[in-house]
This is a predicted structure of a 106-nucleotide RNA (Glycine riboswitch aptamer) from a Deltaproteobacteria bacterium. NCBI's taxonomy places the organism under Bacteria, Pseudomonadati, Myxococcota, Myxococcia. The sequence is in RNAcentral, with records from Ribocentre. Rfam family: Glycine riboswitch aptamer. Gene Ontology term of the family: glycine biosynthetic process.
RNA sequence: UAAUAGGUUACAGGAGAGACCCUAUCCCUUAGGGGAGGGGCGCCGAAGGGGCAAAUCCUGAUUGGAUCGGGACGAAACUCUCAGGCAAAAGGACUGUAACUUAUUU
Numbered sequence: 001u002a003a004u005a006g007g008u009u010a011c012a013g014g015a016g017a018g019a020c021c022c023u024a025u026c027c028c029u030u031a032g033g034g035g036a037g038g039g040g041c042g043c044c045g046a047a048g049g050g051g052c053a054a055a056u057c058c059u060g061a062u063u064g065g066a067u068c069g070g071g072a073c074g075a076a077a078c079u080c081u082c083a084g085g086c087a088a089a090a091g092g093a094c095u096g097u098a099a100c101u102u103a104u105u106u
Base pairs, nucleotide, nucleotide: 002105003104004103005102006101007100008099009098010097011096012095013094018041020040021039022038023037025036026035027034028033042086043085044084048082049080050079051078056072057071058070059069060068061067062066
C1' cells in the first nucleotide's frame, strides 16, 4: 500500500399480520372518551431462541465390491411460534455507503 473476513458507529433503504372483543385494576380527560395493565379469540415471522438435509466422523451387523442400522456434528429467507409483533411512531433480519477498528494474506 492493497485484498478478504469480522466488529462498532453514522446515514439511506427495509416486509408481514385484528386502530378486533371484554375488563371489576390504575392514569388522564374538554366528561363524549382516551391510554396503561389484565383476559379471550384470530393472525404474522425479519430482534432473540428451538428443529433438520447432504457431506463428514464414530460405531454395529452382513461382507468380494459393498449394503443396511444406530449415534455425533449439522445451514437457510425452510420450519416451530417459546419470545416478539399485528394504525402511526418505535422496533426490525437484511442491504448499500462512509469513518474507525480487529484478524489473515500480499